[in-house]
Molecule: Lysine riboswitch aptamer
Organism: Metabacillus mangrovi
Parts: sequence; structure tokens; C1' cells
RNA sequence: GGUAGAGGUUGCACCGAUGAUCAGUAUCCUGUUUGAAGCUGUUGGAGCUUGUGAAGACUGGAGAAAGGAAGAGGUGCCGAAGCUUGGACGGAACCAACUGCUGUCCUGCUGGGCCUGUACUGAAUAAGUCCAGGACUGCCGCUGUAUUCAUAUGGCGGAGCGCUAUC
Repeated sequence: GGUAGAGGUUGCACCGAUGAUCAGUAUCCUGUUUGAAGCUGUUGGAGCUUGUGAAGACUGGAGAAAGGAAGAGGUGCCGAAGCUUGGACGGAACCAACUGCUGUCCUGCUGGGCCUGUACUGAAUAAGUCCAGGACUGCCGCUGUAUUCAUAUGGCGGAGCGCUAUC
């Protein structure tokens, strides 16, 4: 350097369909009230709607969707994958900017899942993400004990650019 594997009975990620939730919400129409603003991620510009009544509130009627999550099924795998605005190049319903959102790559962090707490995202008490803590678990190193001699068990430490087998 190549090849093949292991961690887990909740390993990781992805996919189409189904129902639930989102929600009687957004939005539209009618009526009443009110009386000048409203619309794009934000700001500025530009544009459009608006006293033939904007935005808001109330009554009645009609009434979604996306994202996210779930059981079962399938696919690819074991830096699987996740995060990081620190950097480069882009994207959006017009132009510019942005510490906003989003995509790809680089850099950096994380062995793994779980529980708890804070913060953030989210309609959510679902779920996810960062950070911190906790026990558990797999691998390796050092070391102690037992001993059926190759395993079990205890302590300390380390990190996947690792570990095991093999060429």
C1' cells in the first nucleotide's frame, strides 16, 4: 500500500407509498368596524396593490400545502455519518448589500448509541442540532488478579488518519 471484516438486537445514511399531525392554521369570499398603508428572508432602491377602501379587528362560509416525525418495506454502507461561517465558488420572484437561509468543496471536531441539563430550529410537550455532565459499550496501550494458557476480570490512559485478519 491492497483485500476482507468488527463495534449495535435502537450502528449510520438514503428512498417511494400510507395514514396522523401541521389546522379549522395560511389563504379566498360575504358582512360589520376602522381609515392609510401593504407586498419580497432583512435593509435600501425599483415595481405592484390601495379612499371603487390598504393594514388591523369581529361574524358567517369555503378551506390547503410544505417542512418535520412515526410503524412496516427496500437500498447503500462501518468517517458509516453528523456538525463547523473559518475559507472558496454559487443559488433564490427585479438591482445592491447582509453576521439571515441554502448547495458543493476545503479546513477543523466527534469511536458508538442512550440519559440529563442549557441554548437554538420547529406548530409542537414530537423530533433534530451544538455544548456540558453521567453511566454503558466496542477497540488499542500500560498494569494488577485468577487461570482451564488462552480467556475472564479490575484500574489508568488514548483516539477512527484508529482496530483485527490476510497478501